[in-house]
The RNA shown here (transfer RNA) has 72 nucleotides and comes from Methanosphaera sp. rholeuAM74.
It matches the Rfam family "tRNA". Rfam describes the family as follows. Transfer RNA (tRNA) molecules are approximately 80 nucleotides in length. Gene Ontology term of the family: triplet codon-amino acid adaptor activity.
Lineage of the source: Archaea > Methanobacteria > Methanobacteriales > Methanobacteriaceae > Methanosphaera.

């Protein structure tokens, strides 16, 4: 130096071109308990960056970065 993957809430994770972006967890609010703790309710938070295609892109294309496998 090439070739392939993978990048989504603080942390894990789904998503077949139109969905309010999904669950778990975390955290904050509140029920319930004498206190916690569990448990139920609720509610905060994410699509690496920049451009292209499209009526519309997390989603298909290029690049650029990050991190991983191979190969010399």
């Nucleotide at each position: 130096a090439g070739u392939c993957c993978u990048u989504u809430a603080g942390g894990g994770u789904a998503g077949u071109g139109g969905c309010a972006a999904u669950c778990c967890u975390a955290c904050g609010a509140g029920a319930c308990u004498c206190u916690g703790g569990a448990u139920c309710u609720u509610g905060u938070g994410a699509c690496g960056g920049c451009g292209g295609u499209u009526c519309g892109a997390c989603u298909c294309c290029g690049c650029c970065a990050a991190g991983g496998a191979c190969u010399a």